[in-house]
Context: one part of a larger RNA
């Protein structure tokens, strides 16, 4: 350049939005850039091929052809692809009405607990564990009541439930706000799908400034267990855990499955629209649609398994793999306040 591949053997960027790029529904007119067809010019010679000739053969050396798969220029053709026009509506979008939701963001508000602080009862044990002890208690603990401060987290409903691109999301009210999904028509007319840089978001943990600080705990200390015991259990207890604002950018960021788009099929649930039977309302049952879970026909898979949410088939278009180690390391580099991210080797060795 080529080929084979990424669920679990190496391999799918955490997500997403989007620039170049790349790929693109359907008619009909045009043009002829790819595209194919002819001519004509060039394509040095040597060399390679084919045939002769010369050295006693061969190597070598020589005539003649042939090639030199390319390039210019001109003449055509006109399915396809491309450029140019002029339309469609099935891709995609846009008005209208509804629906369903832990989607986000701020503000208020509530009741159960844990603690902690006051008073009241009360009396000696309370904690805690395999069984202890350290710990707290006669300065009156735990226990139980009242009232009070203060923080964090929302039991029940609640769910193989629902929302979101993913990270996530769960008291209850309010303002604000993305997005889906349906119905029944109307209008734009290809306005698309992907997506190298780029930009934006991104659990937890740490980071810096400043609050707050109930719980629960790295770390530390103490007490057990042990030969030992820098652990596991057990009293304690600081960062932190929570607020705000600004970094960090990493995860088994997991479906270990990257986005679109098409495709004879079947069976059970559930969840949110829509129709339709059920004489009305209900309960039910049928269809249609957008999700989400279980099985499972072809069909794929090394195998285990996937199986309309595919890992079938097909095409499009981006990452990423290319024997273990050494190494996601060491130089550079770029980015960080910093821990350190990303990028990313070789030597040498099996």
């Nucleotide at each position: 350049c080529u080929g084979g591949g990424c669920g679990u053997a190496a391999a799918g960027c955490g997500u997403g939005c989007g620039u170049a790029g790349g790929c693109g529904g359907u008619a009909a007119a045009u043009u002829a850039a790819g595209u194919c067809u002819g001519a004509u010019g060039u394509g040095a010679a040597a060399u390679c091929c084919c045939u002769g000739a010369g050295c006693u053969u061969a190597a070598c050396u020589u005539g003649g052809g042939a090639a030199c798969u390319g390039c210019a220029u001109u003449a055509g053709a006109u399915a396809c692809u491309g450029g140019u026009u002029u339309g469609c509506u099935a891709g995609a979008g846009u008005a209208a009405g509804g629906u369903a939701g832990a989607g986000g963001a701020a503000a208020g508000c509530g009741g159960a607990a844990u603690u902690c602080c006051a008073g009241g009862u009360g009396u000696a044990g309370c904690g805690g564990u395999g069984a202890a002890a350290u710990g707290c208690g006669u300065a009156g603990a735990u226990a139980u009541c009242u009232g009070g401060a203060g923080g964090a987290a929302c039991a029940c409903c609640g769910g193989u439930g629902g929302c979101g691109a993913a990270g996530g999301c769960g008291g209850c009210u309010u303002u604000c706000u993305g997005g889906a999904c349906u119905u029944a028509u109307a209008c734009u007319g290809a306005c698309g799908c992907u997506g190298a840089g780029g930009c934006a978001c991104g659990a937890a943990a740490g980071c810096g400034u400043g609050g707050g600080g109930a719980u629960c705990a790295a770390a530390c200390a103490g007490g057990a267990u042990u030969a030992g015991a820098u652990a596991c259990c057990c009293u304690g207890g600081u960062a932190g855990u929570c607020c705000a604002c600004g970094c960090c950018c990493u995860a088994a960021a997991c479906g270990a499955u990257g986005g679109g788009a098409a495709c004879u099929g079947g069976u059970u649930g559930u969840u949110g629209g829509g129709a339709g039977a059920g004489a009305c309302u209900a309960a039910u049952c049928u269809c249609u649609u957008a999700g989400u879970a279980a099985c499972g026909a072809a069909g794929c898979u090394a195998a285990c398994g996937c199986g309309a949410u595919a890992a079938g088939u097909u095409c499009c278009c981006c990452g990423c793999c290319u024997g273990g180690g050494a190494a996601g390391u060491a130089c550079g580099g770029u980015c960080g306040c910093a821990a350190g991210a990303c990028u990313a080797a070789a030597a040498c060795u099996c």
This is a predicted structure of a 350-nucleotide part of an RNA (small-subunit ribosomal RNA, central domain) from a metagenome.
The RNAcentral record of the full RNA draws on SILVA.
The coordinates come from a structure-prediction model, not an experiment, and the mean pLDDT is 86.